Overview:
Predicted 3D model of a 474-nucleotide part of an RNA (small-subunit ribosomal RNA, 3' major domain) from Moheibacter sp. Rfam family: Bacterial small subunit ribosomal RNA. Gene Ontology terms of the family: structural constituent of ribosome and ribosome. The source organism's lineage runs through Bacteria, Bacteroidota, Flavobacteriia, Flavobacteriales and Moheibacter. The full RNA is in RNAcentral, with records from ENA and SILVA.
Context: one part of a larger RNA
């Protein structure tokens, strides 16, 4: 100097407390554990593993197992050279890889080109080490802190500045002092978003005039508005009043669309966890080279007495079930989205047109409005299973999704215990999109519509921040 204390002091966090919803009970999806298998590759493992790596395991992907091949290999140069082929076509064996055969079969200005057999040299390794590393990335914590010149006290670790009094969301600022200056942080400079000008109207848009339709920005036109995307404006405790030296505080004060960091992203100091990860990728070492390399087929990563985690669906009437009528926003789209038509009870199917798309399209649910069910294991709930399709793909058995019928199991709100949220949030409703033939997506990551409750407070419980205190620890 720190570290720790069931030590004091002061502060702060959805930390508690006050509310709203969940989670622990059941079906089911899915992820780890175990077992168990020829394999059930491999990593992650309190918080900081477990719907994580994985933003698509039926072949491929796979790395794992079993069988069957190859040996300069799957690519690339290079050098040395027989040659005149490779490719393409058939055939036989095979489960395919491959193996064996047979047909085709160069260019030429003669100097070569262009092929590729062999041969040699450089391959390859998802094999170990993340405790040899780089580079990323997790936590602590979007916490306020962390240091650093001089200079000044200590013999010296070292202090001091960074304390103290105030404030503040902040080591934000101010006052004050052996300290005075700075640096990485905080803030702010960058993006969305809420207002309002300005420019600029086409695939947007429709107030006015005209035309037109069952109807409709459907057409002529217009740029008011709305939207759209560029440039500016605009929030700074600036004003007013109290309080205070001051920074600041407090006001249902003015004014504005917005008030005190307006909402939200991106942004993550010094450094802990020998914290992840040699399995993205690189990289040092070390091991294997007719095999720990490669190629194929077929399994298996989907297995089940059981245990945990996240999840979605439920138990019901503020709801099921039929039947009418609205409004989104963010996105995708040519081996593509598809209006419409026809047929099928559906899942699709056949035809058509439109759109590389502010032009077509994909496309809303809840919400209203009727009608019915009358508390019941039902007209609640769908698990499981029979049958019959349909769709993508060489291929749906292991192991794919959707349709239709018929079954209709558990569950009546769920110990102990424990998660999430302070407003356009929480609950709730549905849409897109990456990946991707399809899709085990109930996942992620993004969109928008409806839209609450509660906060006395800081005495507890977790985690933190500054000071100070006791210590047989470092």
């Nucleotide at each position: 100097u720190g570290a720790c204390g069931g030590g004091g002091g002061c502060c702060c966090g959805c930390a508690c407390a006050a509310g709203c919803g969940g989670u622990g009970g059941a079906g089911c999806a899915u992820g780890u554990g175990g077992u168990u298998u020829a394999a059930u590759u491999c990593g992650a493992u309190g918080a900081u593993a477990c719907g994580c790596g994985a933003g698509g395991a039926a072949c491929c992907u796979u790395a794992c197992c079993a069988a069957g091949g190859c040996u300069u290999a799957a690519a690339u140069g290079c050098a040395u050279a027989a040659u005149g082929a490779c490719c393409g076509g058939g055939a036989u064996g095979g489960a395919a890889a491959c193996a064996u055969c047979c047909c085709u079969u160069u260019c030429u200005u003669c100097g070569g080109a262009c092929a590729g057999a062999a041969u040699g040299c450089a391959a390859g390794g998802u094999g170990c080490u993340g405790c040899a590393u780089g580079g990323c990335u997790g936590u602590c914590g979007u916490c306020a802190g962390c240091u650093c010149g001089u200079g000044c006290c200590g013999u010296g670790a070292g202090g001091u500045g960074u304390u103290a009094g105030g404030u503040u969301a902040a080591g934000u600022c101010c006052u004050g002092c052996a300290a005075c200056g700075a640096g990485c942080g905080c803030a702010a400079c960058c993006c969305c978003u809420a207002u309002c000008a300005u420019u600029a109207g086409u695939u947007g848009c429709u107030a006015c005039c005209a035309g037109g339709u069952u109807a409709a920005g459907c057409u002529g036109a217009g740029g008011a508005c709305u939207c759209u995307a560029a440039u500016g404006a605009g929030a700074c405790u600036g004003c007013c009043a109290a309080c205070g030296c001051a920074a600041g505080u407090u006001g249902a004060g003015a004014g504005g669309a917005a008030g005190g960091u307006g909402g939200g992203g991106a942004c993550g100091a010094c450094g802990u966890c020998a914290a992840g990860u040699c399995a993205u990728c690189a990289c040092g070492g070390c091991c294997c080279u007719u095999a720990c390399g490669u190629c194929u087929u077929g399994g298996g990563c989907u297995a089940c007495a059981c245990a945990c985690g996240u999840g979605c669906u439920a138990c019901a009437a503020u709801g099921g079930u039929c039947g009418g009528u609205a409004c989104a926003g963010a996105g995708g789209g040519c081996a593509g989205c598809u209006a419409c038509c026809a047929c099928g009870c559906g899942a699709g199917u056949g035809g058509a047109u439109g759109c590389g798309a502010a032009u077509c399209u994909u496309a809303a649910a809840a919400a209203c409005c009727g009608a019915u069910c009358u508390c019941a294991g039902u007209u609640c709930g769908g698990a499981u299973u029979g049958g019959a399709g349909u769709c993508u793909g060489c291929a749906a058995c292991u192991c794919g999704a959707c349709u239709c019928u018929a079954u209709g199991a558990a569950g009546c709100u769920g110990g102990a215990a424990u998660c999430g949220c302070u407003a356009g949030u929480a609950a709730u409703c549905g849409c897109a999109a990456a990946u991707c033939a399809g899709c085990c997506a109930u996942g992620u990551u993004g969109c928008g519509g409806u839209g609450a409750a509660u906060a006395c407070g800081u005495u507890c419980c977790c985690g933190g921040g500054c000071c100070u205190u006791g210590u047989a620890c470092a």